[in-house]
C1' cells in the first nucleotide's frame, strides 16, 4: 500500500428498514438472626464520527477514525 472483519449501557452480546433488548455488574426492596444465594423492581445508550438514500436507518450507500486478521 491492498483486501476483509469488528465498533450498540460499566462488561459480554442480540436486534437483516417500522417505538434499541438480554445476561452479568450497580442501586432499592422482599426473604434471612446476619451474609451469600434466590425473587421483584429501578438506573444506565445522542447504536465510533460526519454526510447521503428513504415517510422512516443499528440495519442500505460514501468518506473518515480505532482495533484485529490476511496479502505484498
Nucleotide at each position: 500500500g491492498c483486501u476483509g472483519a469488528a465498533g450498540u449501557g460499566g462488561c459480554u452480546c442480540a436486534a437483516u428498514g417500522g417505538u434499541a433488548g438480554a445476561g452479568c455488574a450497580u442501586c432499592u426492596g422482599a426473604u434471612u438472626u446476619g451474609u451469600a444465594a434466590u425473587c421483584a423492581g429501578a438506573c444506565g445508550g445522542u447504536u465510533g464520527u460526519g454526510g447521503g438514500u428513504u415517510c422512516g436507518a443499528u440495519u442500505c450507500c460514501c468518506a473518515c477514525c480505532u482495533u484485529c486478521a490476511g496479502c505484498u
Molecule: transfer RNA
Organism: uncultured Coriobacteriaceae bacterium